[in-house]
Predicted 3D model of a 254-nucleotide part of an RNA (large-subunit ribosomal RNA, domain VI) from a marine metagenome. It matches the Rfam family "Bacterial large subunit ribosomal RNA". Rfam links the family to the GO terms ribosome and structural constituent of ribosome.
Context: one part of a larger RNA
RNA sequence: CGUUGGAAAUUUGACAGGACCUGUCCUUAGUACGAGAGGACCGGGAUGGACCAGCCGCUGGUGCGCCGGUUGUACCGCCAGGUGCAGCGCCGGGUAGCUACGCUGGGACGAGAUAAGCGCUGAAAGCAUCUAAGUGCGAAACUCACCUGGAGAUGAGAUUUCCCAAUUGAAGGCCCGUCGGAGAUGACGACGUUGAUAGGCGGUAGGUGAACAACUGGAAACAGAAUAGCUGAGCCGUACUAAGUGGCCGAGGG
Numbered sequence: 001c002g003u004u005g006g007a008a009a010u011u012u013g014a015c016a017g018g019a020c021c022u023g024u025c026c027u028u029a030g031u032a033c034g035a036g037a038g039g040a041c042c043g044g045g046a047u048g049g050a051c052c053a054g055c056c057g058c059u060g061g062u063g064c065g066c067c068g069g070u071u072g073u074a075c076c077g078c079c080a081g082g083u084g085c086a087g088c089g090c091c092g093g094g095u096a097g098c099u100a101c102g103c104u105g106g107g108a109c110g111a112g113a114u115a116a117g118c119g120c121u122g123a124a125a126g127c128a129u130c131u132a133a134g135u136g137c138g139a140a141a142c143u144c145a146c147c148u149g150g151a152g153a154u155g156a157g158a159u160u161u162c163c164c165a166a167u168u169g170a171a172g173g174c175c176c177g178u179c180g181g182a183g184a185u186g187a188c189g190a191c192g193u194u195g196a197u198a199g200g201c202g203g204u205a206g207g208u209g210a211a212c213a214a215c216u217g218g219a220a221a222c223a224g225a226a227u228a229g230c231u232g233a234g235c236c237g238u239a240c241u242a243a244g245u246g247g248c249c250g251a252g253g254g
Base pairs, nucleotide, nucleotide: 001152005163006162007161008160009159010158011157015149016148017147018146021049022048023047024046025045026044027043033038051106052105053104054103055102059100060099061098062097066093067092068091069090070089071086072085073084074083075082076081110144111143112142117137118136119135120134172249173248174247175246176192177191178190179189180188197242198241199240200238201237202236203235204234206231207230208229215224216223217222
């Protein structure tokens, strides 16, 4: 810009893409078959591998936010306590998030039309013949079924609802702002005082985790539990701060 008034929502599905894998074991059954050795079809069930998608409750990883230990040095006048630098100085842990080594799910069932192949009926050709007329079965391939996109499908589809003005600008949308499990930017989603959107603040799940004292175990070294402090990307609450006032776009004279 188009889709022949303008919008909001819900859809149909032309078409396109994805997926399509497979082992072992148990059972049927030591049955059918076979002299024996051996050993099934068909059917039922269980459990794996690789691959794909999603997720973080569990197990782990990371986690230069966080907590602790510790070395050297400089500084904060000194002590104590800290801070800077040294690969995050080094080391031990670790929330959220992101993740796999973790968890969950998937390939199915089935239908249609077929290939090779197997048939029925059956002439040409008194027989025979799956084929010439007719007709049945038959594969991970094909079409559908499963997942995703999808009306610029210009063949521009459908349904429901909303809006009605003539400058007095509707329904609706955008700008702008606070943000996000969304994100390169657009976009998408939440919120904008009739407000919990982000920050702050108050709590809190969680993290870390001592010295001394006390407790438990131990002959001791030490270990354990608990706690303070700090923290708390999560959760709950709370308008203290910031989402100000506002601006713009936007309908056929039926």